[in-house]
RNA sequence: GAUGAACGCUAGCGGCAGGCCUAAUACAUGCAAGUCGAACGAAUAGCUUCGGUUAUUAGUGGCGAACGGGUGCGUAACGCGUAAGUAACCUACCUUCUACAGGGGGAUAGUUUUGGGAAACUGGGAGUAAACCCGCAUGAGGCAUUUUCACGGCAUCGUGGAGAUAGCUAAAGCUACGGUGGUAGAAGCUGGGCUUGCGUCUGAUUAGCUAGUUGGGGGGGUAACGGCCCACCAAGGCUAUGAUCAGUAGGGGCUCUGAGAGGAGCGGCCCCCACACUGGCACUGAGACAGGGGCCAGACUCCUACGGGAGGCAGCAGUAGGGAAUAUUGGGCAAUGGGCGGAAGCCUGACCCAGCCAUGCCGCGUGCAGGAAGAAGGCGUUCAGCGUUGUAAACUGCUUUUAAUGUGGAAGAAGAGUCAUUCUGCGGGAUGAUGUGACGGUACACAUGGAAUAAGCACCGGCUAACUCCGUGCCAGCAGCCGCGGUAAUACGGAGGGUGCGAGCGUUGUCCGGAUUUAUUGGGUUUAAAGGGUGCGUAGGUGGCUAAGUAAGUCUGACCUGAAAGUGGGCCGCUCAACGGCACAGGGUGGUUGGAUACUGUUUAGCUUGAAGUAAGUGGCGGUCCUUGGAACGGAUCGUGUAGCGGUGAAAUGCAUAGAGAUGAUCCAGAACCCCGAUUGCGAAGGCAGGGGGCUACACUUGUCUUGACACUGAGGCACGAAAGCAUGGGGAGCAAACAGGAUUAGAUACCCUGGUAGUCCAUGCCGUAAACGAUGAUGACUUGCUGCUGGGGCGAUAGUUUCAGUGGCUAAGCGAAAGCGUUAAGUCAUCCACCUGGGGAGUACGCCGGCAACGGUGAAACUCAAAGGAAUUGACGGGGGUCCGCACAAGCGGUGGAGCAUGUGGUUUAAUUCGAUGAUACGCGAGGAACCUUACCUGGGCUAGAAUGUGACCGAAUGAUGCAGAGAUGUAUCAGUGUAGCAAUACACGGGAAACAAGGUGCUGCAUGGCUGUCGUCAGCUCGUGCCGUGAGGUGUUGGGUUAAGUCCCGCAACGAGCGCAACCCCUGUUCGUAGUUGCCAGCAUGUAAUGGUGGGGACUCUACGGAGACUGCCUGCGCAAGCAGAGAGGAAGGGGGGGACGACGUCAAGUCAUCAUGGCCCUUACGCCCAGGGCGACACACGUGCUACAAUGGUGCCUACAGCGUGUAGCAAGUCUGCAAAGGCGAGCCAAUCACCAAAAGGGCAUCACAGUUCGGAUUGGGGUCUGCAACUCGACCCUAUGAAGCUGGAAUCGCUAGUAAUCGCGCAUCAGCCAUGGCGCGGUGAAUACGUUCCCGGACCUUGUACACACCGCCCGUCAAGCCAUGGGAGUUGGGGGGACCUGAUGCCGCCCGUAAGAACAGCGGUGAGGGUAAACCUAGUGACUGGGGCU
Repeated sequence: GAUGAACGCUAGCGGCAGGCCUAAUACAUGCAAGUCGAACGAAUAGCUUCGGUUAUUAGUGGCGAACGGGUGCGUAACGCGUAAGUAACCUACCUUCUACAGGGGGAUAGUUUUGGGAAACUGGGAGUAAACCCGCAUGAGGCAUUUUCACGGCAUCGUGGAGAUAGCUAAAGCUACGGUGGUAGAAGCUGGGCUUGCGUCUGAUUAGCUAGUUGGGGGGGUAACGGCCCACCAAGGCUAUGAUCAGUAGGGGCUCUGAGAGGAGCGGCCCCCACACUGGCACUGAGACAGGGGCCAGACUCCUACGGGAGGCAGCAGUAGGGAAUAUUGGGCAAUGGGCGGAAGCCUGACCCAGCCAUGCCGCGUGCAGGAAGAAGGCGUUCAGCGUUGUAAACUGCUUUUAAUGUGGAAGAAGAGUCAUUCUGCGGGAUGAUGUGACGGUACACAUGGAAUAAGCACCGGCUAACUCCGUGCCAGCAGCCGCGGUAAUACGGAGGGUGCGAGCGUUGUCCGGAUUUAUUGGGUUUAAAGGGUGCGUAGGUGGCUAAGUAAGUCUGACCUGAAAGUGGGCCGCUCAACGGCACAGGGUGGUUGGAUACUGUUUAGCUUGAAGUAAGUGGCGGUCCUUGGAACGGAUCGUGUAGCGGUGAAAUGCAUAGAGAUGAUCCAGAACCCCGAUUGCGAAGGCAGGGGGCUACACUUGUCUUGACACUGAGGCACGAAAGCAUGGGGAGCAAACAGGAUUAGAUACCCUGGUAGUCCAUGCCGUAAACGAUGAUGACUUGCUGCUGGGGCGAUAGUUUCAGUGGCUAAGCGAAAGCGUUAAGUCAUCCACCUGGGGAGUACGCCGGCAACGGUGAAACUCAAAGGAAUUGACGGGGGUCCGCACAAGCGGUGGAGCAUGUGGUUUAAUUCGAUGAUACGCGAGGAACCUUACCUGGGCUAGAAUGUGACCGAAUGAUGCAGAGAUGUAUCAGUGUAGCAAUACACGGGAAACAAGGUGCUGCAUGGCUGUCGUCAGCUCGUGCCGUGAGGUGUUGGGUUAAGUCCCGCAACGAGCGCAACCCCUGUUCGUAGUUGCCAGCAUGUAAUGGUGGGGACUCUACGGAGACUGCCUGCGCAAGCAGAGAGGAAGGGGGGGACGACGUCAAGUCAUCAUGGCCCUUACGCCCAGGGCGACACACGUGCUACAAUGGUGCCUACAGCGUGUAGCAAGUCUGCAAAGGCGAGCCAAUCACCAAAAGGGCAUCACAGUUCGGAUUGGGGUCUGCAACUCGACCCUAUGAAGCUGGAAUCGCUAGUAAUCGCGCAUCAGCCAUGGCGCGGUGAAUACGUUCCCGGACCUUGUACACACCGCCCGUCAAGCCAUGGGAGUUGGGGGGACCUGAUGCCGCCCGUAAGAACAGCGGUGAGGGUAAACCUAGUGACUGGGGCU
């Protein structure tokens, strides 16, 4: 786009068309074929002047009923289409022509009468007509036989003329007298029969079919040819160009689609065919094997008196049934057409009309113009607002199609007939009048009045025009494909809005297109599906150069035909259109004929370049047979000799004291051939390797040689064809499936080891497959080169150069999706063959063929998926490779894991044990301070514009004090108090405060977010612009060679530059200088003290804190192109980044945090908000992390004694002194701090003691007594004193930190803080090591490279069995249907023949043939089903 459609929602009108696609299922009822009295007799009725006449029609007879109408069962066929033939034929009615019609006879229906039967129907008797039937006559003519002539053709023959014959053959009347009808013949028209060329679906998993089969002459039959039929004779005929068989199907004009070529279809209309309940048969007839005729058989239905009968809607309506689905039991013969008739006319479900149905096509309408307060309402929103619906509505003006009502009102009608007039020789014609409409009072026209009577459907994620809100929450649902939905859905449902089409719109089915996705036009086959394993060769296809002939192909002119309708453009008619009319065009592998001859074909004659031959050379692991050699392995015998051998990652099994292994000698056997050896050679492929010989095949080279296209390809076919395997017979050393044992392992039916049989070898015969690969068919031609190798030839002579054949590498053009190919093509062409058409199912099943078997060849479908696949790219990954780094390992030191305690977490418990953090990157984490508070949790008591803030009518100054109830929040009562400005009113400040507006939420979502943070990782990376390369993804740069801590720098380079990172700039620290000199300092001077920078002073020093300097591989030596590296180098406080910090690229982990804060959405609102008391966050069988203290003598304890730094302090630090054993308390100088205080530093040093012990170690736990903070230490604080004195004697597997002022060890300070559960965190200084060979390994990381079926990226992907559900399917003892053919038996009606019968016929009976149907048995094809069973698919 289309549709004979159906379904859903919706629906105003008209025109034109269409309307059982299924059950060719069954049918009630009515109608669909009759007509003629001018063929006949007769009957009935009427009129009658009784002469007759009119009407009707049962029968005889004539014509029609073979048309028209329906359907598509069958049919793969001369059925249809097209073009021909009929010299092999027929044709009623109609037209033209010719001839004729004489004279007889007979029967029968009707009728009447009498029977049978329920009926349908039917028997007998009597009598009768014709255009009924039958002889006779005539015979122009026709037919038959035969003779002859002419012409023609197409083989038989045809046409025409003339003759012969004893052969055969006709007729009908009626009449109005005009005619009409009859017979015979000829011609025409029309319609048919038969025959032929070509075309006409699928299957080869249908390959052979055929006995009347093929042909012959003869006969029969027919309108006619013919095996159409029959007897006889011959043995043919069809088939790979697809016979036979099976399946499906009416064919065409045309229709739909398509640019076309094609593909699909065959409904309406037209042509042809076939059929009429199923099967068969003939009769009648011009025509039938006959839809509304007959006979028989069968199935079914109906009637019946049970004896018998009747029937055939695939005609029009209609009914039932089936189905998703398809209409009225309508009107009329007015028109068109048909039958009969002289005509009037009759008949006509053909036809013309109407009815039903949006089934389709076409047309019309549902209004038009103005109208902004941009109304209300709806919807959205960033919400006093704005946007949108939207000029839309309201409102104003206008119009009136359609619908409604009324009035008028067609065309379609021409006739025929009759009458009149008129013309004519007749037949007849012309004119006028009369008269005929189902549709239908319809179309149409006019009038009336009024916007009045009239809009829906689908869609809005992309494809694809059209977007928002709400609801829902992987639910409900959507979906044509991709795919949507798991709490912010433009995809589900609703709404608003929008888009498309519009009396329709969507959905479903089907066909074509897109699909060059079966490719003729117009595809492919190295790797995506696809080259046969290889050759020889049949059919076939294709084929070199020259000339001539021919004209089959090819091209062209003319003629015939290709029905009409349809299609195209043109014109015309319905108001337009759909629709219809007219003329034209167009449509074919079509036919006949004339011509052309380039090409192809064909015939003839030649040619040499293709091909082959021949001669001379050359070459090779080419094939086959025979023969022969050495080494090695193994074995046998003998000797020497002694304890192991062998094997592996390590072992064991195995062998060995009965003497192995090792070694020497001799012998035996089988198989394979070291070096040469190659990127080599040969062969069609498979394949071929010690040496020699026989036989044999091939290739190449050379040539004034020969033939003369002999060629190429090759469906079938034939041959060859690795390994394994099979058969028979040999052989058997080594190796070695199966098998056994030993190991490995979770297991190990494996990999490893020890053994070991088939086999491997030979001969003969099978098998016939391989990643049989160059994954690349064969042949020929053409298209740049460079460089090797092999075998020849020429030139030249060691070089080299050229040519032919082969074999490699790299490339031009070109090709290719790319990888790549590239004279050995995958380039450009030609010829032929083979093969492919999404993945799986499956190279499976079934069938067939081959095979001894194994198995091979051929080779599906159901079902299922939306992919499977190729090449390349970027990543990621690898028990891949290379390079490098890191406390990564190693080397060391100290820990953790065991104990007790502290702390965090899990778990459990609980009214609650609030919440978060969970591998590394949670767990002394948020928390840098949980007794109340904090606090978010629980229990209970309360509040509801709320605990806070603003505005605030009103009240009260503020404020202070007291009482009562209560756990408190809170409630309530009382007293004191009167501020500032102003005379006052009032205002201001402050307190309280109703209503109202703004509340509040540590409720949810960190997977809606901002911000902040962790981690990879302080790892060296991550990118961009321009250019270049690539179809593209992308690459290059950024790779490479060096170097570095570093993508740091250097060199090179189709790259050149740049950015974020690195480094540097910043801070602390190490040296020094300058400046400054208090609260710090004190060398010198002065002064003073028991003593002290205490004081005057000083500006040197230390120090303080501001500013400079200094380090840059700058210098030297060596190495290096350079960058740079090295050095006990120099110098220097410091040396190659001096040490430390801050600083964290693009990004990753939907990492963490909605409970810091902020924030979208959702949720709560007398509660999920707020206040209060008490409790909980502190629980405790357990488990884990992080720590502290220890286990002791490098130690504990006591006494004495030395040296820091960072910091902090007025709600504070507190000297000192007094009291207390002590915590602490009392008094309290000084200090808002370089001034005073905290402040004692500790380890260290000295002296003493303890002697290896659960201790003078260790301090848990617990009793008692206190101190301090605080409203309050019960749950649940710290500290002190005294008493008690647990575990623990250095810690399993495992695991952590650290490379120098580091680890280890020692103490000090600070934040938070009333106090403190701090052993934590953050800082500070004191003492102060050991070790690093090195990069194999573990972990993490960087760069390059490689493989990949991974991309959620190896924590990936993914295979098979098993378990379970569902689905289709193969096999299957069987079983049940369907189908056709053959065999045998039986055999109706009819026909044919024979016989009988007769004067001759007919009929009956009989026999034979044909033969529907029925029956029997066997085989085949096909479909369903089947216990059980096999695999397959999906989940």

Overview: This is a predicted structure of a 1435-nucleotide RNA (small-subunit ribosomal RNA) from an uncultured bacterium. RNAcentral holds the sequence, with entries from ENA and SILVA. Its mean pLDDT, the model's own confidence on a scale to 100, is 85.